[in-house]
Formats: sequence, C1' cells, structure tokens
RNA sequence: UCAGAGGGCUGGACGGUUGCGGAGGUAACUUCGAGGAAAGUCCGGGCUCCAGUAAGGCAGGAUGCCGGGUAACGCCCGGCCAGUGUGAAUUGAGGGAUAGUGCCACAGAAAGUAAACCGCCAAUUUUAUUGGUAAGGGUGAAAGGGUGCGGUAAGAGCGCACCGCGUUUUGGGCAACCAAAAUGGCAAGGUAAACCCCAUCUGGAGCAAGACCAAAUAGGGAUGGCAUAUGGCGGGCCUUACCGCUGUCAUCCGGGUAGGUCGCAUGAGGCGCCGGGUAAUCGGCGUCCUAGAUGAAUAAUCGUCAUUGUUCCAAGUUGACUUGGAGCAGUACAGAACCCGGCUUACAGGCCCUCUGACAUA
Repeated sequence: UCAGAGGGCUGGACGGUUGCGGAGGUAACUUCGAGGAAAGUCCGGGCUCCAGUAAGGCAGGAUGCCGGGUAACGCCCGGCCAGUGUGAAUUGAGGGAUAGUGCCACAGAAAGUAAACCGCCAAUUUUAUUGGUAAGGGUGAAAGGGUGCGGUAAGAGCGCACCGCGUUUUGGGCAACCAAAAUGGCAAGGUAAACCCCAUCUGGAGCAAGACCAAAUAGGGAUGGCAUAUGGCGGGCCUUACCGCUGUCAUCCGGGUAGGUCGCAUGAGGCGCCGGGUAAUCGGCGUCCUAGAUGAAUAAUCGUCAUUGUUCCAAGUUGACUUGGAGCAGUACAGAACCCGGCUUACAGGCCCUCUGACAUA
C1' cells in the first nucleotide's frame, strides 16, 4: 500500500420567533421533556389479581457438550469437540441408536437376523447346473473398517505391519476432553428439529393487572314518623288458632355507573475512580435525580455552521486527481405508555481500536 477478520462509539451543532405536555409559583415567569433500537412482543424477572394446605405425582410444554456469570433465562463469558477458511476467525437443537418401536424414496441381486446380478474358483450331466467366494465390476445419500504384504482352488481380519475403532489401565485437566501403553480381529449401517428414553425447569392471566374516593340508577339493610289491619297474600283444600310477608315518607348505612385519585417514575438506576477476575461480571468509595401523556405532549419555522453528493468557474497537474469559490439537492431507521435484563429486526453519514494474509521499502 492492497485485500480481509472481529469489536466499540456516535446518531447533526448553536441562536431567534411561535406553540404543546409535566412540575413550581397569586402572577409575571422559571425549569424538565424520547431511543439505540422507544419497534417485533420472542424469552426471563419484578409487581398485581385469581386458584391452591405444605410437598409430591400424572399429562402437556421447554431446555440439552463442559465450567463459570446472573434476581432469572432459551441470555452472556471462557473452554472442548466437529465442519469451513492459507489465516485473523466463523458455523453447530452438540445428551442417548447394545431399552423398545418405526422409517430408509429411486436405482440396485441385496437397505438389515444383510446380500451372489456380473465376475473369479471348483466339481459335474459343460452354450448349463450345483457349491465356494464380499478381493474386482455395477447401483445408491448410505453396502459388514482402510492401505500393503503373506496366504488360498479363488477369496476372506484368515494371519501380520501401520492407520482407524472398541475395551482396560496410567498420566494431565474442576470438567467436557486430550495423550500414552496394553489388549480385542472389529463386536452386524444411518436416522431422535421420528415416536421414545434419561436429566433439569415449569400453576394461570396480565397495569384495560389491581387499590381507593365517589354524582346517578336498580335491588338491599337499620331506626323513626304516618297510614291501617277486624285488611290482603302464603303455609295442598275448608274452618279456627298460630307463624311469615305486604304501604308510604325522612335520615343513616350500603351499593359503585359517569368522573377522579393512586399504581407511576429511587431503580437488579446512571456516571466517575479504585480493587478482584482471561472474560462475562463482582466488591468498595464518591457523585447525580434525568419524560410521565391518556382524542395520548416532546413540535413548527427562520438564520448561521457542519457534513455528503452533484454542476459550473479559477488555480495547480502528463494524467488520475488536489485546493479554493458559487449554485442545487440530501442528512437515516424510527417515536415512550407499569418497570427492568436479554434476543431479533431496521438504520443516511461519520469516527475509533485490535488482529490476519500478500507485496514493497528500510
């Protein structure tokens, strides 16, 4: 210099005018007023109500290598293994296939208690049949470990060496796992985002949760006054007795619609410094208070500057291009609604850090 890998930050600035919402103030006025994602509402919590003895179980759901972090998580950090890349790095639902069941299209002789189509070898009744054979051919995503030597009628882990795999032991590591040695001729394929098995976790609904104040209406209760009742209705029917209910007005209680208040802004909080830790993150000290609407505020406009693209002019320059001036256009994604921790998705332009490969120069 060129080509890449990973991560972080920012998200126009200042001023004038006119407005909007909250708080304070008698008033004038003062002060505060969106985000990194406020979004999707996908996970995890706080908080609230409902249900429920505690606890456990069934069903259903979720998660799934190991260790750590956290209030918790399906999140984050570090590591292991496998795939990809020369590399920095990156991707992985990454437990179990000797608990059982199912499935493996087409092709192929055979797709699982494996298998004989061609070929090879042997025998015989020789254009064929029977037997042996998984070395070779062919099919397929996948065919009973791979390479070589020996061996054999031809072959075969049949024997041996190396590699792979299983088992055991030893060593390292908290662990996943790694390494070495010994041993077994190889134990009969794949598939669990198929059923299933194992381990861990898991009640439901959500701030329109919910609590309080309270005009009005219906129905209800208590007390008192008035009315009358020798009444009316009911206790299956008739009579008597008995019991219960039944009017209206006033006051109070209660009820809870409209409306209002709270929940609701001090919180797993932000910033700075120091310390532990590879890191996620944790501890200590100091400091700050920073939106709270509900037909839902946080805006509109003007000026100057910044920045990007483009056109013209001037200067420099072999050219590419650079510098200066003027004009025009653009400056994203998107907007709180109870609050936090994550994930995912969207995003004009700009800035910074670490690392890798190639080339050149010193």

The RNA shown here (Bacterial RNase P class A) has 362 nucleotides. It matches the Rfam family "Bacterial RNase P class A". Rfam links the family to the GO terms ribonuclease P activity, tRNA processing and dimeric ribonuclease P complex. By type it is a ribozyme.